[in-house]
RNA sequence: GGUGUCUCGGGCACUCGCCGCUUGCUAACGCUUGCGGAGGAAAGUCCGGGCUCCGAAGGGCAGGACGCCGGGUAAUUCCCGGUGAGGACAACCUCGAGGAUAGUGCCACAGAAAUCAGACCGCCCGAACGGAUUUCCCGUCGGGUAAGGGUGAAACGGUGGGGUAAGAGCCCACCGCGCAGGCGGUAACGACUGCGGCAAGGAAAACCCCGUCCGGAGCAAGGCCAUGUAGAGGGGCGUUAUGAGGGCUGCCCGCCCAAGCCCCCGGGUAGGCUGCUUGAGGUUCGGCGGUAACGUCGAGUCCAGAGGAAUGAGUGUCAGAAUGGCGAGAGUGAUUGCGCCAUUCCACAGAACCCGGCUUACGAGGCACCACAG
Numbered sequence: 001g002g003u004g005u006c007u008c009g010g011g012c013a014c015u016c017g018c019c020g021c022u023u024g025c026u027a028a029c030g031c032u033u034g035c036g037g038a039g040g041a042a043a044g045u046c047c048g049g050g051c052u053c054c055g056a057a058g059g060g061c062a063g064g065a066c067g068c069c070g071g072g073u074a075a076u077u078c079c080c081g082g083u084g085a086g087g088a089c090a091a092c093c094u095c096g097a098g099g100a101u102a103g104u105g106c107c108a109c110a111g112a113a114a115u116c117a118g119a120c121c122g123c124c125c126g127a128a129c130g131g132a133u134u135u136c137c138c139g140u141c142g143g144g145u146a147a148g149g150g151u152g153a154a155a156c157g158g159u160g161g162g163g164u165a166a167g168a169g170c171c172c173a174c175c176g177c178g179c180a181g182g183c184g185g186u187a188a189c190g191a192c193u194g195c196g197g198c199a200a201g202g203a204a205a206a207c208c209c210c211g212u213c214c215g216g217a218g219c220a221a222g223g224c225c226a227u228g229u230a231g232a233g234g235g236g237c238g239u240u241a242u243g244a245g246g247g248c249u250g251c252c253c254g255c256c257c258a259a260g261c262c263c264c265c266g267g268g269u270a271g272g273c274u275g276c277u278u279g280a281g282g283u284u285c286g287g288c289g290g291u292a293a294c295g296u297c298g299a300g301u302c303c304a305g306a307g308g309a310a311u312g313a314g315u316g317u318c319a320g321a322a323u324g325g326c327g328a329g330a331g332u333g334a335u336u337g338c339g340c341c342a343u344u345c346c347a348c349a350g351a352a353c354c355c356g357g358c359u360u361a362c363g364a365g366g367c368a369c370c371a372c373a374g
């Protein structure tokens, strides 16, 4: 200087105030005793569930999600471990990690040319033509070439050698790529051996293909009680089945219920209780298993439930951090630990049915590791 991970995020006392449960008193209102009362993210509403309601089925299409291997979990797109690829000197981090040889499309601009392409500058040859010259050379034209240069994110394998008129996997060695074999590993995969000069780049978070999975809505879900009024308004379809209407995800088929249903206009009510906090629990201390996530066993401890929204305010002190000063020290030195004093500061931010994750915001401290320097 960096990387990873863990802990805390205020404590105590006094005074007053609020909410829940509770002890005792009171006819009641209330008074009183005791216990408890916002977070590591309560945030975002991005995921997965518990719970509640609808649905007695089913099939097809559409739509959505996931995508290396193994494990964990109630479950997940989450977590742990590993493999592979990429980045970093490293500790470590990231991954849009099945398929480009099923098909269709895309790769702008620049460039000669961007998939089975291509010649701008070049290199080589010519027994063609012209000039100059008597070798050589220059220009035009013809042929060969893709090794060199240029353009670009990327130029149809790379490096080295041979060979050639000059070049090219044309040939060779090694690397890369493809195929095969056995070996190691649960597996993803790995290294080794052999064969083959070997057209097949990138991206699927392009459409798509393959595999696996997926009912819907949500505490404003839902349940109970009370109160209340105005409909001699209008219209449509239907009534024992040839079924109005409703339901089964968005559609279709099919199935179920069914005699009333739907639309427009107008009026009343919208209050109280519950759901509501004992849980796939949390947490503290231990044992066992596992690399770990986590699982299992034992003991202790009930740890908010408001309802327009409680959990607060003041004073003092302690702790923490920063700055400065003083004191005795350590060290060759850079520097540094301890004690005291003074001043200042103390972040992000409030539960609302509950739980498990992810992401984001933020103050202070601990531990381990990497690199460099002394």
Base pairs, nucleotide, nucleotide: 001370002369003368004367005366006365007364008363010318011317012316013315014314015313016312018037019036020035021034024031025030039348043359044358046357047356048355049354050353051218052217053216054215058253059252060251061250063214064213065212066211067210068082069081070080071079072078083097084095085094086093087092098209099208103207104206106202107201120149121148122145123144124143125142126141128140129139130138131137157175158174159173160172161171162170176198177196178195179194180193181192183190184189222274223273224272225271231265233264234263235262236261237260245257246256247255248254281303282301283300284299285298286297287296288295289294320345321344322343323342324341325340326339327338329336330335
The RNA shown here (Bacterial RNase P class A) has 374 nucleotides and comes from a Polyangiaceae bacterium. A source record names the gene rnpB.